[in-house]
RNA sequence: AUCGAAAAAGGCAAAUCCAUUAAAAGAUGGGGACGCAAAGCCAUGAGUCUAAAGCAAAAUUAUUGCCAAGAUUGUCAGGUUGCCGGUU
Repeated sequence: AUCGAAAAAGGCAAAUCCAUUAAAAGAUGGGGACGCAAAGCCAUGAGUCUAAAGCAAAAUUAUUGCCAAGAUUGUCAGGUUGCCGGUU
């Protein structure tokens, strides 16, 4: 520098359940493991999700649309740091 086939040490933890929290998406803690070589960290770009408030439609109340904003790094890209091992 590049790769993750086999292996070892250690790590993380989807669905789901319980509790707390938020308007919601979601988050946090505990149990739990589908998976993960960056499933470590950063919302910078794209994507996706939510949309109380606000605006509009409708018309009194439901509902629908748009959207400030929020969420997601276990959607992808980018940035940055790094364990073990193979090859050069």